[in-house]
RNA sequence: CAGUCGGACCGGACGGCCGCUUCCCGCGUCUUCGGGCGCGAGGAGAGGAAAGUCCGAACUCCGCAGGGCAGUGUGCCGGAUAACGUCCGGGACGUCAGGUUCAAGCCUGAUGGACGGAAAGUGCCACAGAAAACAUACCGCCUCGGCGGCAACGCCGGGGUAAGGGUGAAAAGGUGCGGUAAGAGCGCACCGCCGCGACAGUAAUGCCGCGGGCAGGGCAAACCCCACACGGAGCAAGACCAAAUAGGGAGGAAGGCCGCGGCUUCGGCUGCGGACACGUGCCGGCCCGGUGCGUUAAACCUUCGGGUAGGUCGCUAGAGCCGCGCAGUGAUGCGCGGCCCAGAGGAAUGGCCGUCCAGUGGGAGCAAUCCCGCGGACAGAAUUCGGCUUACAGGUCCGGCUGCCUU
Numbered sequence: 001c002a003g004u005c006g007g008a009c010c011g012g013a014c015g016g017c018c019g020c021u022u023c024c025c026g027c028g029u030c031u032u033c034g035g036g037c038g039c040g041a042g043g044a045g046a047g048g049a050a051a052g053u054c055c056g057a058a059c060u061c062c063g064c065a066g067g068g069c070a071g072u073g074u075g076c077c078g079g080a081u082a083a084c085g086u087c088c089g090g091g092a093c094g095u096c097a098g099g100u101u102c103a104a105g106c107c108u109g110a111u112g113g114a115c116g117g118a119a120a121g122u123g124c125c126a127c128a129g130a131a132a133a134c135a136u137a138c139c140g141c142c143u144c145g146g147c148g149g150c151a152a153c154g155c156c157g158g159g160g161u162a163a164g165g166g167u168g169a170a171a172a173g174g175u176g177c178g179g180u181a182a183g184a185g186c187g188c189a190c191c192g193c194c195g196c197g198a199c200a201g202u203a204a205u206g207c208c209g210c211g212g213g214c215a216g217g218g219c220a221a222a223c224c225c226c227a228c229a230c231g232g233a234g235c236a237a238g239a240c241c242a243a244a245u246a247g248g249g250a251g252g253a254a255g256g257c258c259g260c261g262g263c264u265u266c267g268g269c270u271g272c273g274g275a276c277a278c279g280u281g282c283c284g285g286c287c288c289g290g291u292g293c294g295u296u297a298a299a300c301c302u303u304c305g306g307g308u309a310g311g312u313c314g315c316u317a318g319a320g321c322c323g324c325g326c327a328g329u330g331a332u333g334c335g336c337g338g339c340c341c342a343g344a345g346g347a348a349u350g351g352c353c354g355u356c357c358a359g360u361g362g363g364a365g366c367a368a369u370c371c372c373g374c375g376g377a378c379a380g381a382a383u384u385c386g387g388c389u390u391a392c393a394g395g396u397c398c399g400g401c402u403g404c405c406u407u
Stems, first nucleotide, its partner, number of pairs: 001403010012356007020045004025040006047378001051389002054387005059234004071230005076090005091115001093112008116225002121223002123219003138165002140161009173191006192214001193212005199206002238313004248304005255276001257274007277295007320339008357376001359374006
C1' cells in the first nucleotide's frame, strides 16, 4: 500500500422567515373558582435502528393448597446481570493459511456455531453402488481342479482376500515397516479409540502411566431419553370523575257521581261511555284560557346505582445520561461529582430561502486549481427498560490476519 475480517463513532453544518406539540411566565377575557380560551415572550421537541414484535424483565389486572401427567422452551464449563435464548472468559470440535513429519499426525495463527445423550429403544440413510449396518465379492489380486494351447495365457467351476480400482455425503480405525500364495491388527512402532489409575484445574477438560488389537458407521434441526425452567393476559393493562338519550331500583301527589253491560259468597269487583273535580306535561316565566295524558301507579317529579360519550391519572426521574477514580483479563460492579433529556392521542417534531461541507457528472488547465449542474441513505416515538435480528447513501478512527514493496 492492497485485500479481508472485527470493533468504536458520526450519519449533513450554520443563518433567516413562516408554522406545529408541550412546559413556564406576563397580560386580557370567561368562570361552576377546579380551570378554560386568546395574545405576547422564553425553554424543550425522534433513532441508531424509534422497525420486526423474536427473547427477557419492570409495572398492572385476573387466577393460584400441594404433587403428578401432558405441553413449550433451554442445553460444553465458569462468570456477569433484575432477568434472558443476551454478554464476557475458558474448553473441545470444524474450516482456512503457514510451519513441520517418509506419512498419518503435530504445532502456530485467524475464523465458525442450537456444542447434553447414538454402549435404553424405535425410525431414517435419496441417487449411485456388489454392499448403507447380524456387512458385502462388481472389477481386480492369489490359489486349487477341469478343458484348450508348445508357451504366454484363455474359458468353466470351487476357495482365499477389504491391500488396489470404482460408487457415494458416508464403505466397518489411520500411516509406515514387517509379514504373506495374495492379503489382513496377522505382528510391531507411531497416531486415534476403549477401560482403569495418578496428577493439574472450581469445572468443561488436559496430560501421563498401565492394560486391551479395536468392539460401538451417521442422523436427536426425526421420535425419544436425561437435567433444568415455565400460570394467563397485556398501557386498548388498569384506576378515578362522569353528561344527554334509553333502560333498571326506590319514593311522591290527586276520585267521587251518572248511564249501559258482565260476574257475584249480595258485601262488592270490573269493562265501556259521559259531565265535573283533581294532579301533571306543553303553549318562553306568572294568571286566565286551550290542549295532551293520568287519577292507584304509566306519563310526570325526586332520588339511587350500573354503564356509554367525554375528561383526568397511569405518562415519562429512569435497572437514566455524562465525566473521573477504584476493583476485575473481561462482561460488569462500586464510589464521587455533574445533568434533566419529547410525551402527542386521528396522533406535534414540518416547510421555504441563502451560504457551505461530503459525494457525484461535465468542461478548462502541464499542474495546483477554477467554472457549471445534480445532490445527502435506512427510516420515524406511542407505558418503560435490557438484548437479538433486519434495513442503511456517505464518512472518521482503531485493531487482527494474509499478500506485495522498502529499510
About this RNA:
This is a predicted structure of a 407-nucleotide RNA (Bacterial RNase P class A) from Acidobacteria bacterium 13_1_20CM_4_56_7. It is recorded under the gene name rnpB. Taxonomically the source falls in Acidobacteriota (Bacteria, Pseudomonadati). Its Rfam family is "Bacterial RNase P class A". It is annotated as a ribozyme.